[in-house]
Context: one part of a larger RNA
RNA sequence: CUGGGCGUAAAGGGUGCGUAGGCGGUUAUGUAUGUCGGAUGUGAAGUCCCAGGGCUCAACUUUGGAAUUGCAUCCGAAACUGCAUAACUUGAGUGCAGGAUGGGAGAGCGGAAUUCUUGGUGUAGCGGUGAAAUGCGUUGAUAUCAAGAAGAACACCGGCGGCGAAGGCGGCUCUCUGGAAUGUUACUGACGCUGAGGCACGAAAGCUGGGGGAGCGAACAGGAUUAGAUACCCUGGUAGUCCCAGCCGUAAACGGUGCACACUUGGUGUUGGAGGUAUUGACCCCUCCAGUGCCGGAGCUAACGCGUUAAGUGUGCCGCCUGGGGAGUACGGCCGCAAGGCUAAAACUC
Repeated sequence: CUGGGCGUAAAGGGUGCGUAGGCGGUUAUGUAUGUCGGAUGUGAAGUCCCAGGGCUCAACUUUGGAAUUGCAUCCGAAACUGCAUAACUUGAGUGCAGGAUGGGAGAGCGGAAUUCUUGGUGUAGCGGUGAAAUGCGUUGAUAUCAAGAAGAACACCGGCGGCGAAGGCGGCUCUCUGGAAUGUUACUGACGCUGAGGCACGAAAGCUGGGGGAGCGAACAGGAUUAGAUACCCUGGUAGUCCCAGCCGUAAACGGUGCACACUUGGUGUUGGAGGUAUUGACCCCUCCAGUGCCGGAGCUAACGCGUUAAGUGUGCCGCCUGGGGAGUACGGCCGCAAGGCUAAAACUC
C1' cells in the first nucleotide's frame, strides 16, 4: 500500500468559522483531460511459460515461439469524467408575514434569607454531637421586636419544557444584538458539502494587577473519634468563590456515538408554527412541518443494546486506532508570568 475498525473491547478532534485540497444537482451544444478501441514503432540478453533438440535420464544446456500487462505517435468512439458556452429550479441563499425563546452584551430595579451594627424587651444559658468538647454568654449572649448596612444567590412557576456550535444559560424591566422554526413562493440561479493548516470561542480550578468580601470555605488552628487519625464529625478560619482588565486552554469538555445529504414498517407523550373541522369565542378532534422524550418492527450488534433524533442501508469529506506496562513520560520544538499545555519516542519488560 491493500485490508479491518472507532457507543461500552485500542480508537470521534471540546466546539464553531473557514483557507488549500477532496467531492458535487438538472438540460443542451462543443471540446477531447481522464476513459475506451484499433494500428505502427519500441519494450537488450538472461530468467519465467510453451514446443522441439543435445549430454544413457534428470539437473544442466541449445533452437524457435509466446510473454514483456509499459511508453510514444497516428486514426477513431463520446456514455461517464474534466473543460468551455448557454439555460433551468428541486440543493443553497435572499425577501416578506405573524408567532416562540433561561441565546449573547450593557444599565437599572425588587423581595425573601444570611451575617453584622444600633436601640427596645428579657435572663442564664446558647451552640453543637452518636455522645461530647473546643467555641459564644452576666462587659447581658441565645430568643424576640424595630431601624440601618453589606455582599452573594434568585424559592414557588419549573417540566425527561425552552434556547445556544460547544462550554453553557433561570427574579423583574429597558436598550443593543445573534440564531432557529413555521407560512408565502416574490427574487438570485449550484452560489453547495466537508475541511489538513489557520483563526475564534471554550466549565471549574489556577495566575497577574486593581476593587470587593455577607455566606460558604482548600490550607491552617483547636475539640472529638481512634491503637494511631496529617481523615470522616464539631468550633473557628486564610486564599478562593464575586466585579473590572489580562492570561491559562484543560475536563467522565459524555449521547463516552464527527459533519452533511438521501432512503427504509409503526405506536405513544410533549414544545413551537401552520392548515382544516367545530364554536358567539376559546378548547377538544384531524392533517402537515420543525424540535424534544419513551416503547418497539425489519435490519444491525460479540452481547448489552441501537432502532426515521440509527449503532439500519448508501454517498462525500475530515479526525483517530493497531497488545499490556514503560508513558501521554523523556528529549527536542512551539506556547505560557508561572502552574503547566500541545506535539511525542526508545531501551527494557510481560